This is a predicted structure of a 77-nucleotide RNA (transfer RNA) from Candidatus Uzinura diaspidicola str. ASNER. The coordinates come from a structure-prediction model, not an experiment, and the mean pLDDT is 81.
[in-house]
């Protein structure tokens, strides 16, 4: 430079292949229990679904551009 993939919560991944309000395990906060802690256990909290725009009545989901980032392949020194 070219072609493939990835991109969702603090981290690890879902989301029945476009449907109405995005979840789960963890770690993180509060509370219960305890002489304290851990550990159980309960509850709230956490989110621009990478960005900008299109497409529909409807987008994490299709289509364009761009931005990270991994793999190929190739140029240049």
């Nucleotide at each position: 430079a070219c072609g493939g993939g990835c991109g969702u919560a603090g981290c690890u991944c879902a989301a029945u292949u476009g449907g109405u309000u995005a979840g789960a395990g963890c770690a993180g906060u509060u509370g219960u229990c305890u002489c304290c802690a851990a550990a159980a256990c309960a509850a709230a909290a956490g989110g621009u679904c990478g960005c900008u725009g299109g497409u529909u009545c409807g987008a994490a989901u299709c289509c364009a551009g761009c931005c990270g980032u991994c793999c190929g392949u190739g140029c240049c020194a």
The organism belongs to Candidatus Uzinura diaspidicola, within Bacteria.
Its Rfam family is "tRNA". The family's RNA type in Rfam is transfer RNA. From the family's description: Transfer RNA (tRNA) molecules are approximately 80 nucleotides in length.